[in-house]
Notes
Predicted 3D model of an 86-nucleotide RNA (c-di-GMP-I riboswitch aptamer) from Desulforadius tongensis. Taxonomically the source falls in Desulforadius (Bacteria, Bacillati, Clostridia, Peptococcaceae). It matches the Rfam family "c-di-GMP-I riboswitch aptamer". From the family's description: GEMM was predicted in a large-scale screen for bacterial structured RNA regulatory elements. The prediction has a mean pLDDT of 84.
Formats: sequence, structure tokens, C1' cells
RNA sequence: UAGCUUAAAAGGCAAACUUACCGAAAGGUAAGGACGCAAAGCCGCGGGCCUAAGGGUGGUAUCACCUAUGGCAGCCGGUUGCCUUA
Repeated sequence: UAGCUUAAAAGGCAAACUUACCGAAAGGUAAGGACGCAAAGCCGCGGGCCUAAGGGUGGUAUCACCUAUGGCAGCCGGUUGCCUUA
């Protein structure tokens, strides 16, 4: 220096749920709350997933189906970092 395995120290983030607000929805913001996370930091023209307002198609209608310009980074991926015992 590199790899594997595995501890410590200082800390960090915050799922579900509740309340309020925004949104057609998915979901987001804030407060509370901790399921967990070594990147649960950042990135939405890499993949994947969710929703369907608007638009389209079918239908007498109720409705059904398709579609992202909407969203998810705690799905993978890309990228940048903290400490470091044996």
C1' cells in the first nucleotide's frame, strides 16, 4: 500500500405510525416517533418500480385499458465521504 475478516471511538440518518399542510394520485414537507442503515450522503436522459390529472381507445352509461410531462435514491446502479484495533 492492497485484499479479506472483524471490533472500538466520535457521531450521523430515520421506516412504520400519528398530527398539520401540499398534491388528482403516487408521493412530498414539518413536528413527534425508531424499523433499521457503513454511505439509509448526493445523482431521476443507466436499469427497474409506483401513480394516471391531462390525453387516447372501447363502451349507452357506470366504467375498463394504454400513456409521464408526475414520482420512488430505504430497489439496483453511478459518484463523493468518516474512523480504523487484531